[in-house]
Molecule: transfer RNA
Organism: Candidatus Odinarchaeum yellowstonii
């Protein structure tokens, strides 16, 4: 150069095939219960431009098209 694949919160990561109501769980952070004191449990919280631009549609994380980054394979 040419293929396929990923990109979602401070980090993992479900959701995309098959578009629709306030995007999902964990670890992490903040409070509180609990203990003599952590730590472990427990119970409450907050924290998202879904990597960017653009199009389709009443409606796009999800569906084309580009653009960037990253991973494998080819030459």
């Nucleotide at each position: 150069g040419g293929g396929c694949c990923c990109g979602u919160a401070g980090c993992c990561u479900a959701g995309a095939c098959a578009g629709g109501a306030u995007a999902u769980g964990g670890c992490a952070c903040u409070g509180g219960c609990c203990u003599c004191c952590u730590a472990a449990g427990c119970c409450a919280g907050g924290g998202g431009u879904c990597a960017c631009c653009g199009g389709u549609u009443c409606a796009a994380g999800u569906c084309c098209g580009g653009u960037c980054g990253g991973g494998c394979c080819c030459g």